[in-house]
């Protein structure tokens, strides 16, 4: 350093102004928000420690390597929802484990060998239940679950 296992804690943001109305953070106009892993031509760093090159030197620059950041709508995953099998239970309900299903949304222009990721412009999307009135943003299941990631320990290479 890599792989496997165990333990611990971590692990989602956002309604402001105006309008209508008896009533709306739910409608209308404008505004606001963006989970996890991957990819990524961009950006930053490289100090005592990297390699090569250029400029006369101080010093600086370029290429590579290394490190960090970098997509809501590209790929995959998670939450929610639906189903199956099994355990607990006499049955149902419930709950736990495993398996399966479902699972939102982007174009144009520019640059360029190459862009759905860069730059510019204009768009679009957002579980379920609740509510004096329709919710990405309020309340609730949820002090839950969770992709994952960090640290420690053990074993193996």
């Nucleotide at each position: 350093g890599c792989g496997c296992g165990c333990u611990g804690g971590c692990g989602g943001g956002a309604c402001u102004c105006g309008g209508u109305g008896g009533a709306a953070u739910u409608c209308c106009g404008a505004a606001c928000c963006g989970g996890c892993g991957g990819u990524g031509a961009g950006c930053c760093g490289u100090u005592c420690u990297c390699g090569g090159g250029c400029c006369u030197u101080c010093g600086g620059c370029c290429c590579g390597g290394c490190g960090g950041c970098g997509a809501g709508c590209c790929c995959g995953c998670g939450a929610c929802c639906c189903g199956g099998u099994g355990g607990c239970a006499g049955c149902c309900a419930g709950u736990c484990a495993c398996c399966g299903g479902u699972g939102g949304a982007c174009u144009c222009a520019g640059u360029g060998u190459g862009a759905c990721u860069c730059u510019g412009a204009g768009g679009c999307c957002g579980a379920c239940g609740g509510u004096c009135a329709c919710a990405g943003u309020c309340c609730g299941g949820a002090u839950g679950g969770g992709a994952g990631g960090c640290a420690g320990c053990g074993c193996g290479c």
A computed fold for a 157-nucleotide RNA from a Micromonosporaceae bacterium, annotated as FMN riboswitch aptamer (RFN element). Taxonomically the source falls in Micromonosporaceae (Bacteria, Bacillati, Actinomycetota, Actinomycetes). Model confidence (mean pLDDT): 80 of 100. Its Rfam family is "FMN riboswitch aptamer (RFN element)". Rfam links the family to the GO term FMN binding. The sequence was found by an Rfam model in a public genome assembly. Of the family's consensus pairs, 97% are formed in the model.